[in-house]
RNA sequence: AAAGUUCUUCAGGGUUGGGUGUAAUUCCCUACUGGCGGUAAUAGGUCAUCCUUAAGUCCGCGACCCGCAGAUGCAAUUCUGCGGCUGAUCCGGUGUGAAUCCGGGACCAACAGUACAGUCUGGAUGAAAGAAGACGUAU
Numbered sequence: 001a002a003a004g005u006u007c008u009u010c011a012g013g014g015u016u017g018g019g020u021g022u023a024a025u026u027c028c029c030u031a032c033u034g035g036c037g038g039u040a041a042u043a044g045g046u047c048a049u050c051c052u053u054a055a056g057u058c059c060g061c062g063a064c065c066c067g068c069a070g071a072u073g074c075a076a077u078u079c080u081g082c083g084g085c086u087g088a089u090c091c092g093g094u095g096u097g098a099a100u101c102c103g104g105g106a107c108c109a110a111c112a113g114u115a116c117a118g119u120c121u122g123g124a125u126g127a128a129a130g131a132a133g134a135c136g137u138a139u
Base pairs, nucleotide, nucleotide: 001139006134007133008132009131010130017029018028019027031119032118033109034108035061036060037059038058043052044051045050056107057106065084066083067082068081069080070079071078089105090104091103092102093101111122112121113120
């Protein structure tokens, strides 16, 4: 220095104003929000190598939900593994080149509850993609 192992911490935002109604933060108009990794013709730093940085709707992942198997248990529950499911983008501009740039328009957002919910309440003081750090062996 370091594959790997173990441990710790962190890890999701949002209903403004109005209308109808007995009743709606759920309907209608309007408003507001955008998890994680990757990618790029961005921007910044560097002589350069290179480093940092730019996507809700491009690729993949997680959460939710469903099934199977195993563990625990009288049972319920819970845990582990595997599998399934898993939303939404166009137009114009620049350019050799645009799925990411610039401009404009559009669209999407688990389950349960409740007057029909991306934004309220709840499972959830949970889990987790992953991020950072510590320990530290073979070599």
Source information: The RNA shown here (FMN riboswitch aptamer (RFN element)) has 139 nucleotides and comes from a Bacillota bacterium. Rfam family: FMN riboswitch aptamer (RFN element). Rfam describes the family as follows. The RFN element is a highly conserved domain that is found frequently in the 5'-untranslated regions of prokaryotic mRNAs that encode for flavin mononucleotide (FMN) biosynthesis and transport proteins. Rfam links the family to the GO term FMN binding. RNAcentral holds the sequence, with entries from Ribocentre. The prediction has a mean pLDDT of 76.